[in-house]
RNA sequence: CGCUUAUCCAGAGUGGUUGAGGGACAGGGCCCUAUGACACCCGGCAACCGGCAAAAAUGCACGGUGCCAAUUCCCCCGCAUAAAUUGCGGAAGAUAAGCA
Numbered sequence: 001c002g003c004u005u006a007u008c009c010a011g012a013g014u015g016g017u018u019g020a021g022g023g024a025c026a027g028g029g030c031c032c033u034a035u036g037a038c039a040c041c042c043g044g045c046a047a048c049c050g051g052c053a054a055a056a057a058u059g060c061a062c063g064g065u066g067c068c069a070a071u072u073c074c075c076c077c078g079c080a081u082a083a084a085u086u087g088c089g090g091a092a093g094a095u096a097a098g099c100a
Base pairs, nucleotide, nucleotide: 002099003098004097005096006095007094008093013042015041016040017039021032022031023030027075028074029073043068044067045066048064049063050062051060052059053058072092076090077089078088079087080086
């Protein structure tokens, strides 16, 4: 980097350091941000895989990840709806597990 499967409207800080950007990519919108962004540390959330307990349902949160503004912030395509819109599906993306 590619393929498969599952999930993605829930949840998670008035902490410390730092100091100007950030919200996946391009563009647009809309936002967050010196009342401190991003990042790191601490803390927390969750329970995908492993582990442990259990007859099982399930539980614990020990190990491997992941996550901690806004639906995956919104947009694109198809179908249904007279339309606004809404719903469903897809694409793109993220994460986990497995395969090559």